A computed fold for a 75-nucleotide RNA from a Frankiales bacterium, annotated as c-di-GMP-I riboswitch aptamer.
Its Rfam family is "c-di-GMP-I riboswitch aptamer". Gene Ontology term of the family: cyclic-di-GMP binding.
Model confidence (mean pLDDT): 88 of 100.
The sequence was found by an Rfam model in a public genome assembly.
RNA sequence: CGGUCGAACAGGCAAACCCGUCGCGAGACGGGGACGCAAAGCCACGGAGCUCUCCGAGCCAGCCAGGCUACCGAA
Repeated sequence: CGGUCGAACAGGCAAACCCGUCGCGAGACGGGGACGCAAAGCCACGGAGCUCUCCGAGCCAGCCAGGCUACCGAA
């Protein structure tokens, strides 16, 4: 220095719910708010789930699986 790993330190993200906006909808964005999270950062090609103007199109990675990137540095 790198990998693996996850004690500590410094931080980070933000469920449900509420308000506003957009969307037919699943849901997304902004504000509040914290259930939790070592990738709860990104990716929709796989599976599961969900929606519809339904046989096609979409949502969702904080469901599972996979890929890429990243802060800190004990055992």